The part of an RNA shown here (small-subunit ribosomal RNA, 5' domain) has 471 nucleotides and comes from an uncultured bacterium.
The RNAcentral record of the full RNA draws on ENA and SILVA.
[in-house]
Context: one part of a larger RNA
RNA sequence: AUGAACGCUGGCGGUCUGCUUAACACAUGCAAGUCGAACGGAUGUCUUCGGACAUUAGUGGCGGACGGGUGAGUAACGCGUGAGGAUCUGCCCUCAGGAUGGGGACAACAGUUGGAAACGACUGCUAAUACCCGAUGUGCCGGAAGGUGAAACUAUUUGGCCUGAGGAUGAGCUCGCGUCUGAUUAGCUAGUUGGAGUGGUAAUGGCACACCAAGGCGACGAUCAGUAGCUGGUCUGAGAGGAUGAUCAGCCACACUGGGACUGAGACACGGCCCAGACUCCUACGGGAGGCAGCAGUGGGGAAUAUUGGACAAUGGGCGAAAGCCUGAUCCAGCAAUGCCGCGUGAGUGAAGAAGGCCUUCGGGUUGUAAAGCUCUUUUACCCGGGAAGAUAAUGACUGUACCGGGAGAAUAAGCUCCGGCUAACUCCGUGCCAGCAGCCGCGGUAAUACGGAGGGAGCUAGCGUUGUUC
Numbered sequence: 001a002u003g004a005a006c007g008c009u010g011g012c013g014g015u016c017u018g019c020u021u022a023a024c025a026c027a028u029g030c031a032a033g034u035c036g037a038a039c040g041g042a043u044g045u046c047u048u049c050g051g052a053c054a055u056u057a058g059u060g061g062c063g064g065a066c067g068g069g070u071g072a073g074u075a076a077c078g079c080g081u082g083a084g085g086a087u088c089u090g091c092c093c094u095c096a097g098g099a100u101g102g103g104g105a106c107a108a109c110a111g112u113u114g115g116a117a118a119c120g121a122c123u124g125c126u127a128a129u130a131c132c133c134g135a136u137g138u139g140c141c142g143g144a145a146g147g148u149g150a151a152a153c154u155a156u157u158u159g160g161c162c163u164g165a166g167g168a169u170g171a172g173c174u175c176g177c178g179u180c181u182g183a184u185u186a187g188c189u190a191g192u193u194g195g196a197g198u199g200g201u202a203a204u205g206g207c208a209c210a211c212c213a214a215g216g217c218g219a220c221g222a223u224c225a226g227u228a229g230c231u232g233g234u235c236u237g238a239g240a241g242g243a244u245g246a247u248c249a250g251c252c253a254c255a256c257u258g259g260g261a262c263u264g265a266g267a268c269a270c271g272g273c274c275c276a277g278a279c280u281c282c283u284a285c286g287g288g289a290g291g292c293a294g295c296a297g298u299g300g301g302g303a304a305u306a307u308u309g310g311a312c313a314a315u316g317g318g319c320g321a322a323a324g325c326c327u328g329a330u331c332c333a334g335c336a337a338u339g340c341c342g343c344g345u346g347a348g349u350g351a352a353g354a355a356g357g358c359c360u361u362c363g364g365g366u367u368g369u370a371a372a373g374c375u376c377u378u379u380u381a382c383c384c385g386g387g388a389a390g391a392u393a394a395u396g397a398c399u400g401u402a403c404c405g406g407g408a409g410a411a412u413a414a415g416c417u418c419c420g421g422c423u424a425a426c427u428c429c430g431u432g433c434c435a436g437c438a439g440c441c442g443c444g445g446u447a448a449u450a451c452g453g454a455g456g457g458a459g460c461u462a463g464c465g466u467u468g469u470u471c
Base pairs, nucleotide, nucleotide: 001469002468004467005466006465007464008463011343012342013341014340015339017336018335019301024299025298026297028296029295030294033062034061035060038059039058041056042055043054044053045052046051069254070253071252078179079178080177081176082175083174084173087171088170092167093166094165095164096163097162098161100134101133102132103131109124110123111122112121113120114119136149139148140147141146180226181225182224187217188216189215192214193213194212195211197209198208199207229251230250231249232248233244234243235242236241256277257276258275259274260273279290280289281288282287307333309332310331311330315329316327317326318325319324346376347375348374349373356367357366358365359364382407383406384405385404386403390398415460416459417458418457419456420441421440422439426455427454428453429452430451436443437442
């Protein structure tokens, strides 16, 4: 010094922190939706029968690549730092141009039907900012021919769409240097090293492939093995250094285990898809469903780590024109002396130096101004009343909280370890190398300041001591 644990003890407040072990398995609830100002329906209410309003299963758009968790893997361009050029970038900002003519479907819905269920199948109807074709097209590709794009809505405004150029932000890639231990690991390597070609990618590149050459790395430690997420930092130290990487912040990796791609501006995607495996659950045995290393919570493991709480009021995020909806992010509350900080458990006076305890040379000494008594005060706790800021145009979970005023009454509040030396603090009794103590030296065998008890004392104090770990 500590993310600590254990023993004894425990009044209050503020603030931080809280599975270091089994990346073990998970019951239950919640954690990602939103838009009717893209679309056709459906339902309900009202109706002046024209329609209006509300809700939303489906199509469609945007977001589910952020936020949140964990540290298994990784000794690596993973991280840190400095440079580079062959790239992409939804939403946002700036500039230029455009937005024309057509078409066919599929859900929903209706009917029929399969299945225990999960979920389907067939026929028919329909809309769009869904999809397709043509035109235009200062862009891109190509020697050329040629290929490649768009969407509307409204009364209006606003907003939205397409193409090109630039910016911003974010991301991918390359390189120099740095980054644990072992030589009781000395040789390693065939897509291996390089070439020119083709493919692939947003992009460079053996990234992939066929061909050609035979290279490439290594004692400045390759390869192999072990261990480990890295950093800003944190702890310690006069520093140099050593140790460490909880919380907070940046980067990386992972999401039951292994593999794969799809969609998309962005993923090879924690709460998406497919396949395989292990496990669990449902089943009408034909077949299906699932993934807490999100927040709570359960079992297990462990010396050990909290509530199946409240709210979107604030900050931020997603969607929306907005109202708003969603948000276990977040803000709060609950639990724990786990740490840090602050406060209190009373103050003054009070010698008959009371009683009692302990010691005694029996005179006394000590506990000790300590108590009692007297005079005060009321922090905290308790009771009563008032009551913010946080947030303003309005909206407060926290919360009748913080805080303020009043009231009663010393009332509601002290322990732990030690006393041989190191090391502050001494006597008596018990025990008798026994029982025991102990960090080291060492104590104990009949006068033990070292064991056990008592009185007294020393230290720290809502803590004190022990154990573990680090300097």